RNA sequence: UGGGGCGGCCAGGCGAUCGCGUGGGAAACCAUGAGGAAAGUCCGAGCAUCACAGAGCAGGGUGCCAGCUAACGGCUGGUGGAGGCAACUCCAAGGAAAGUGCAACAGAGAUAUACCGCCCGGGCGUCCGUCCGGGUAAGGCUGGAAAGGCGAGGUAAGAGCUCACCCGGGGUCAUGGCGACACGGCUCCGCUGUAAACCCCACCCGAUGCAAGAUCCGACCAGAGGCGAUACGGCUGCUCGUCGUGCCUCUAAAGAGAUCGCUGGAGCUCUGCGGCGACGCGGAGAGUAGAUAGAUGAUCGUCCAACGACAGAACUCGGCUUACGACCGCACCCAUUGU
RNA sequence: CUGGGUGUGGCGCAGUUUGGUAGCGUGCUUGAAUGGGGUUCAAGAGGCCGAAGGUUCGAAUCCUUUCACCCAGACCA
Numbered sequence: 001u002g003g004g005g006c007g008g009c010c011a012g013g014c015g016a017u018c019g020c021g022u023g024g025g026a027a028a029c030c031a032u033g034a035g036g037a038a039a040g041u042c043c044g045a046g047c048a049u050c051a052c053a054g055a056g057c058a059g060g061g062u063g064c065c066a067g068c069u070a071a072c073g074g075c076u077g078g079u080g081g082a083g084g085c086a087a088c089u090c091c092a093a094g095g096a097a098a099g100u101g102c103a104a105c106a107g108a109g110a111u112a113u114a115c116c117g118c119c120c121g122g123g124c125g126u127c128c129g130u131c132c133g134g135g136u137a138a139g140g141c142u143g144g145a146a147a148g149g150c151g152a153g154g155u156a157a158g159a160g161c162u163c164a165c166c167c168g169g170g171g172u173c174a175u176g177g178c179g180a181c182a183c184g185g186c187u188c189c190g191c192u193g194u195a196a197a198c199c200c201c202a203c204c205c206g207a208u209g210c211a212a213g214a215u216c217c218g219a220c221c222a223g224a225g226g227c228g229a230u231a232c233g234g235c236u237g238c239u240c241g242u243c244g245u246g247c248c249u250c251u252a253a254a255g256a257g258a259u260c261g262c263u264g265g266a267g268c269u270c271u272g273c274g275g276c277g278a279c280g281c282g283g284a285g286a287g288u289a290g291a292u293a294g295a296u297g298a299u300c301g302u303c304c305a306a307c308g309a310c311a312g313a314a315c316u317c318g319g320c321u322u323a324c325g326a327c328c329g330c331a332c333c334c335a336u337u338g339u
Numbered sequence: 340c341u342g343g344g345u346g347u348g349g350c351g352c353a354g355u356u357u358g359g360u361a362g363c364g365u366g367c368u369u370g371a372a373u374g375g376g377g378u379u380c381a382a383g384a385g386g387c388c389g390a391a392g393g394u395u396c397g398a399a400u401c402c403u404u405u406c407a408c409c410c411a412g413a414c415c416a
Base pairs, nucleotide, nucleotide: 001335002334003333004332005330006329007328008327010325012303013302014301015300016299017298018297020033021032022031023030024029035310039321040320042319043318044317045316046315047209048208049207050206054240055239056238057237059205060204061203062202063201064078065077066076067075068074079093080091081090082089083088094200095199099198100197101194102193103192115140116139117136118135119134120133121132122131123130124129148166149165151163152162153161167190168189169188170187171186172185173184175182176181213260214259215258216257217255222251223250224249225248226247227246231245232244233243234242235241268285269284270283271282272281273280274279340412341411342410343409344408345407346406349365350364351363352362359396367383368382369381370380371379389405390404391403392402393401
């Protein structure tokens, strides 16, 4: 100098005028007013109703180990595997040696195989070939995948058939580690892949979501039909259990009525200590969106490389994922050049 | 805001459960039959399944992310 890796910060600033929501005020007016993702609604909780959330089945979810956390499918640190020259990054990573299913096409043969080839025996027959029976998975071919690899022995030809070495795996023992696991010895085996197919194992999950739900005002306060307490309805898809009561359907009958839920939280900033870290414990401080057709904007001037990118709260938190503009740092890596 | 569903030729749909050559109707093109048209018959073109990534030998189908569209839910003695 070029290329890469990792981490962090900001989210236009200031002034003037006009306008909107919320709170305060008699009024003038004053205070305050979106985000890192407010988004997707993919997980986990709080909260509310149903029973104080109960039992079984079905169903769903998670899946290496240890820890963190209110909890999690999140996070941290490791193990194993994959990618990269490296810094470093990524992984839905239990079980295929419980069982079942599937593996199209091609190929002789797809979980078991004899098409070609090789070898042996017999028949025919011009010593070359042909037919029949058998052996053989070493060679050929197809495929994503074809019975572990190579060598030697062995054989009619061959084959882990036997042996040495190597590769992979199960069991067991010893050592290290909390553990996943690592390393080594002994022994047995050579067993296809697929569980983001059914399934098995371990653990977890009650349902519904603030349009949950609670309270208040109050007109009509009726009509018709049906079923009955062995009934009907709610709680869960089913069974049990439990709670409530006459119930169900149609028509008619004020307001998408008002208030609450509605924002102070497992929260934020700074700091001391413990921990590799996620995080925990302690101290101090600031505390100001809360609408219900839905406010948070517009114009001008100025700074700057910049009409600033992605984008607009709707019960609230913790995460994940996705979208997106600039800027900064590294005693992190690689290549090249110079000293 | 909450819950659920659907994307497949130009249009309307099947195939997704149980992964293995992408189909049907209609429309379109060409030809035949007719004096011409309609109808009918024959042949043909047109898709890589909304998008991206993953699992798998193999994905419209299974999984994850994402985009677009549609439906339902406010309620009382």